Annotation: This is a predicted structure of an 88-nucleotide RNA (c-di-GMP-I riboswitch aptamer) from Candidatus Sabulitectum sp. It was read from a public genome assembly, where an Rfam model found it. Taxonomically the source falls in Candidatus Sabulitectum (Bacteria, Pseudomonadati, Candidatus Fermentibacterota).

RNA sequence: CGUUGUAAAUCGCAAACCGGAAGUAAUUCCGGGACGCAAAGCCUACGGGUCCCAGCCCUUUAAAGGGAAGGAUGGCCGGGUUACCUGA
Numbered sequence: 001c002g003u004u005g006u007a008a009a010u011c012g013c014a015a016a017c018c019g020g021a022a023g024u025a026a027u028u029c030c031g032g033g034a035c036g037c038a039a040a041g042c043c044u045a046c047g048g049g050u051c052c053c054a055g056c057c058c059u060u061u062a063a064a065g066g067g068a069a070g071g072a073u074g075g076c077c078g079g080g081u082u083a084c085c086u087g088a
Stems, first nucleotide, its partner, number of pairs: 012037002017032006035075001041081003046078003049073004056067003
């Protein structure tokens, strides 16, 4: 220095839920709050999964449904990338 890992130490993030705000919605942001996380830091313009779908197209008496586009999720997975400590 690198890989693996988390025994120790210093830290970090923040689920559900509650309040406020944005959005058609999934969901996101802010405050409180901690279920957990060794990357639960970042990237969906790398690949997949799941979720939404006001508007558009098809179908329908209507509702429902289907499709293309678009959106969300990095705390769904793989992958990329950056990073603290360091006993074995």